[in-house]
This is a predicted structure of a 142-nucleotide RNA (c-di-AMP riboswitch aptamer (ydaO/yuaA leader)) from Paenibacillus sp. J2TS4.
Of the family's consensus pairs, 91% are formed in the model.
The coordinates come from a structure-prediction model, not an experiment, and the mean pLDDT is 77.
Taxonomically the source falls in Paenibacillus (Bacteria, Bacillota, Bacilli, Caryophanales).

RNA sequence: AAUUUAAUUACGCUUAAUUUCCGAUUUUCACAUCGGAAAGCGGGGGAACCAGUCUUUGGGGCGAAUCAUUCUUUGAUAAGAACGUAGGGAACCAUCUUCCCGAGCCCGUCAGCUAACCUCGUCUGCAGUGGAUGGGUCAGAG
Numbered sequence: 001a002a003u004u005u006a007a008u009u010a011c012g013c014u015u016a017a018u019u020u021c022c023g024a025u026u027u028u029c030a031c032a033u034c035g036g037a038a039a040g041c042g043g044g045g046g047a048a049c050c051a052g053u054c055u056u057u058g059g060g061g062c063g064a065a066u067c068a069u070u071c072u073u074u075g076a077u078a079a080g081a082a083c084g085u086a087g088g089g090a091a092c093c094a095u096c097u098u099c100c101c102g103a104g105c106c107c108g109u110c111a112g113c114u115a116a117c118c119u120c121g122u123c124u125g126c127a128g129u130g131g132a133u134g135g136g137u138c139a140g141a142g
Base pairs, nucleotide, nucleotide: 012126013125018039019038020037021036022035023034024033025032040122041121042120043119044118045117050112058110059107060106061105062104067084069082070081071080072079087101088100089099090098092135093134094133095132096131097130
């Protein structure tokens, strides 16, 4: 350093998903794995006041991921597809432009907000850092 596979390290991205400590596994150490604790970050439940008129046409939560039209299939529902769309993203910010996403999962008949309080998570997946203009930040060299 080109391609493929595996592992490790460094610098980054997505995300709440990071850091430290204790114990066990291993001959020792480190890493890793498992169990636990704390801090940080994030989610849910939960008064008064306020809001609200819903409760099988079930209802609700996480998330950007809602909603409509058309077509196919079906007895119907459901499902699939096309084209859009609320909304979200392209790695410091703004503008313009170009491109991409617009899913999935969970609770289980039940939940508005909500102080105290209760409770849960701390994963996964990655090379889309597009282009121009302007303004910044950091590093290196002199």